[in-house]
RNA sequence: CAGACAGGGUGUAUCGGUCGCUCCGCAGAUGCGGAGAGGAAAGUCCGGACUCCGCAGGGCAGGACGUCCCGUGGUUAACGCGGGAACCCAUGUGCCAGACCGCAUGGGAUGGAAAGUGCCGCAGAAAAAAUACCGCCCCGGCUUGCCGGGGUAAGGGUGAAAAGGUGGGGUAAGAGCCCACCGCCCCGAGGGUGACCGAGGGGGCAGGGUAAACCCCGUCCGGAGCAAGAUCAAAUAGGGAACUUAGGAGCGGUCCGUUCUGUUUAAGGUUCCGGGUAGAUCGCAUAGAUAAAUGAUCGACGCCUUCGGGUGAACAGAAUCCGGCUUACCGCCCUGUCUGUUUU
RNA sequence: GGCAGAGUAGCUCAGUGGUAGAGCAGAGGACUCAUAAGCCUUUUGUCGGCGGUUCAAAUCCGCCCUUUGCCACCA
Numbered sequence: 001c002a003g004a005c006a007g008g009g010u011g012u013a014u015c016g017g018u019c020g021c022u023c024c025g026c027a028g029a030u031g032c033g034g035a036g037a038g039g040a041a042a043g044u045c046c047g048g049a050c051u052c053c054g055c056a057g058g059g060c061a062g063g064a065c066g067u068c069c070c071g072u073g074g075u076u077a078a079c080g081c082g083g084g085a086a087c088c089c090a091u092g093u094g095c096c097a098g099a100c101c102g103c104a105u106g107g108g109a110u111g112g113a114a115a116g117u118g119c120c121g122c123a124g125a126a127a128a129a130a131u132a133c134c135g136c137c138c139c140g141g142c143u144u145g146c147c148g149g150g151g152u153a154a155g156g157g158u159g160a161a162a163a164g165g166u167g168g169g170g171u172a173a174g175a176g177c178c179c180a181c182c183g184c185c186c187c188g189a190g191g192g193u194g195a196c197c198g199a200g201g202g203g204g205c206a207g208g209g210u211a212a213a214c215c216c217c218g219u220c221c222g223g224a225g226c227a228a229g230a231u232c233a234a235a236u237a238g239g240g241a242a243c244u245u246a247g248g249a250g251c252g253g254u255c256c257g258u259u260c261u262g263u264u265u266a267a268g269g270u271u272c273c274g275g276g277u278a279g280a281u282c283g284c285a286u287a288g289a290u291a292a293a294u295g296a297u298c299g300a301c302g303c304c305u306u307c308g309g310g311u312g313a314a315c316a317g318a319a320u321c322c323g324g325c326u327u328a329c330c331g332c333c334c335u336g337u338c339u340g341u342u343u344u
Numbered sequence: 345g346g347c348a349g350a351g352u353a354g355c356u357c358a359g360u361g362g363u364a365g366a367g368c369a370g371a372g373g374a375c376u377c378a379u380a381a382g383c384c385u386u387u388u389g390u391c392g393g394c395g396g397u398u399c400a401a402a403u404c405c406g407c408c409c410u411u412u413g414c415c416a417c418c419a
Base pairs, nucleotide, nucleotide: 001340002339003338004337005336006335007334008333009332010331011330014300015299016298017297018296019295021036022035023034024033025032026031038315042326043325045324046323047322048321049320050225051224052223053222062221063220064219065218066217067085068084069083070082071081072080073079086110087108088107089106090105091104092103093102094101111216112215116214117213118210119209120208133156134155135152136151137150138149139148140147141146142145164182165181166180167179168178169177183205184203185202186201187200190197191196229282230281231280232279239273240272241271242270243269244268247261248260249259250258251257301312302311303310304309345415346414347413348412349411350410351409354368355367356366357365362399370386371385372384373383392408393407394406395405396404
C1' cells in the first nucleotide's frame, strides 16, 4: 500500500423538470395551489399515550430486571450517555520454566454458592462432614516373594474439577506436622465525595463447581388491546306495550275429513317501543386506507465500462400514534486481526 | 393490524441437563409356484439456524427463520 473478516461511526441514502397516482383547499366542470415512505416503516421484544373492563387499602401467587460508585439525559417509563472501582475471560509481556502474581490491550446478559435444597453422567480408590487402586513405610506369617493387618494424600493414575503452592526442616514413610516466602481468611492506622484501596497486626487454612437449577436478596409490575372502543342504524327472528278478535296449527294440490291445541289471566292479527346484527360514520394524524396512492420519463451530476453503453445500487416498503431495543443492509470514514506485495 | 402456539428419522410423535428413541414407512433375508400378511435382520438424524451459560445443551437463555391457530356482536 492492497485485499478479506470483525467491530464502531456517519449520510433527508444525489439534484431538478415534465406527465401520472392518493389526499386536502380554492374554484367550478376543467383548472390552480399544497402535502405524499423508512433508517430501519421490519421483528412485535419492551415502555408510554389512547380506549374499555376491574379497583378501599394491603398481602400471597406469577412475571420482569440485576456487579458497584459519582455525574447526567429521558414521561425520572422503557432505555441510554460520560467517568471511575472491583471481579472474570482472552492475548501479549515481566521472572530459567510452570503455577500464582504484576503490568498493558481488548472483551464481558457480572447480585448472592459463608441461609437451605438439588445436581456433578462416564472414568476414577474417592465428587464434598471424602477417599488407600498403584506406589512408599511399619508389623505379623510363612512355601523368601507372596499373603494378612496398619500407617501415609509426597509421587503415579482418572477426570472439566481431587480439599492451598514452592523450598527447607522433620519422619519408619509421610503430611501446615513445623518454618520461610507467596496465596487465603479476620481485624485494620490512614487515603478517597464514593464504589474501593490499604501500611501494619493476628490466624495453619476453614469455604470445589453450578443460581441463563430451585431458591434467597433488592427494585418494579392490575387485565386486555384500534378486530381497543364510541355514535347512527335496515331486513328477518326473538323481547315489551296498546288495541282488536275466535279460532289456530299438522296431514293434504284444494274442499271434506281427521289429529292436536285454544276460547276473556286468551292463541292469532294490527300498530308502536327497545336492544343487538348487516351497513355507515368517528376513533384517524401537516402521507393516511373499508386492502390500501407514493410511479414513469427527460436532463444535470456521480460511479462502472470491452467506449457500444450500463447504472443511481443494499436492506426494504407506512395502516392508531410516540419513544426505546434488536435484527437486515449500500456508500464513505475510523479501529483491530489475518494474508499478500514493495522498501528499509 | 393484534394475540397465542409449534419446529426431533421419509410420516406421526416421546424424550426437560449426562453417548437421541418408539410406531409406521424403506432396504435385505427367509417362506411361497408367485404375491400379500406374518417372521428375522437392518439403514436413516448438523434435534429449524446462529450465538451464549455450563465440564457437558434436543433440553437453559438471547436473536433470527419457517409454520399453525384465534380475534367483532348475540345466544